[in-house]
Molecule: transfer RNA
Organism: uncultured Candidatus Berkelbacteria bacterium
RNA sequence: GGGGUCUUAGCUCAGCUGGUAGAGCGUCUGGUUUGCAUCCAGAAGGUCACCGGUUCGAGCCCGGUAGACUCCA
Numbered sequence: 001g002g003g004g005u006c007u008u009a010g011c012u013c014a015g016c017u018g019g020u021a022g023a024g025c026g027u028c029u030g031g032u033u034u035g036c037a038u039c040c041a042g043a044a045g046g047u048c049a050c051c052g053g054u055u056c057g058a059g060c061c062c063g064g065u066a067g068a069c070u071c072c073a
Stems, first nucleotide, its partner, number of pairs: 001072007010025004019056001027043005049065005
């Protein structure tokens, strides 16, 4: 220098063909307990890496930028 894959909640990851974003763990609140843990119920938490484009509508399609991993030279 060139090719490929990836970037979504604090962490690990779903979201398969475009239709208003979820799970587990963690955090917080309540219940249970003499108390803690466990268990149960609930809640908060996301400009879907960034900038543009296409579309009535984009996490998803297209282009560019940045970063990570990997292959070739």